A computed fold for a 135-nucleotide RNA from a Fidelibacterota bacterium, annotated as c-di-AMP riboswitch aptamer (ydaO/yuaA leader). The coordinates come from a structure-prediction model, not an experiment, and the mean pLDDT is 77.
RNA sequence: GAAUGUCUGUCGCCUAAUCAAUCAAUUCGGAUUGAGCGGGGGAACCAAAUUUUGGGGUGAAUCUCGCUCAUGCGAGAAGAGCACCUUCCAGCUCUAACCCGUCAGCUAACCCCGUCGGCAUUCGAAGGAACAGCA
Numbered sequence: 001g002a003a004u005g006u007c008u009g010u011c012g013c014c015u016a017a018u019c020a021a022u023c024a025a026u027u028c029g030g031a032u033u034g035a036g037c038g039g040g041g042g043a044a045c046c047a048a049a050u051u052u053u054g055g056g057g058u059g060a061a062u063c064u065c066g067c068u069c070a071u072g073c074g075a076g077a078a079g080a081g082c083a084c085c086u087u088c089c090a091g092c093u094c095u096a097a098c099c100c101g102u103c104a105g106c107u108a109a110c111c112c113c114g115u116c117g118g119c120a121u122u123c124g125a126a127g128g129a130a131c132a133g134c135a
Stems, first nucleotide, its partner, number of pairs: 012119003018035006036115006046105001054103001055100004062077006078095005084128005090122001
């Protein structure tokens, strides 16, 4: 000096997944209630009629083609994310997983549910915004 690992803190990232109050606890940290954010069910009208070829939901996470005995692999299209915000230009990364259980179009009123988990670094240009320091 560089790389890797662990712990703590700060600033941040993906995601709806954050904040506050009260009670208890102080034995290592729980319970409840709200707000915010997110999702599902559910009339008329409208739409659709197509129900084993089952159907449907959350999510960006689908589709097409080719190869492989299969598992899988590759390519393309489309979709998603990248550090204050928007746009532009390039670059990088992802395209999973789970649930309902024969059943659900839209849908006012109304009803119900979730608020987890996982990470460690893109640069430039234009415009805008905010914070800190100094005077």